[in-house]
About this RNA:
Predicted 3D model of a 71-nucleotide RNA (transfer RNA) from a bovine gut metagenome. It matches the Rfam family "tRNA". Its family is annotated with triplet codon-amino acid adaptor activity in the Gene Ontology.

RNA sequence: GGGGUGUAGCUCAGUUGGGAGAGCGCUAGAUUCGCAUUUUAGAGGUCGCGGGUUCGAAUCCCGUCAUCUCC
Numbered sequence: 001g002g003g004g005u006g007u008a009g010c011u012c013a014g015u016u017g018g019g020a021g022a023g024c025g026c027u028a029g030a031u032u033c034g035c036a037u038u039u040u041a042g043a044g045g046u047c048g049c050g051g052g053u054u055c056g057a058a059u060c061c062c063g064u065c066a067u068c069u070c071c
Base pairs, nucleotide, nucleotide: 001070002069003068004067005066006065009024010023011022012021018055026042027041028040029039030038048064049063050062051061052060
């Protein structure tokens, strides 16, 4: 210098720009004599950061940071 990645505590999805989500985990309830299992509900997010475009940005553009990789 080139390329990839960055979204919940963890692993990740998000297809043409319009509702931020899943599994596991966590909390509470039900179930049980109790635990586990099962089941229901809930909490949890500056979509790495800053700016731009747009009625509207996780998504497009620019810059920047971290990390992986190639030279």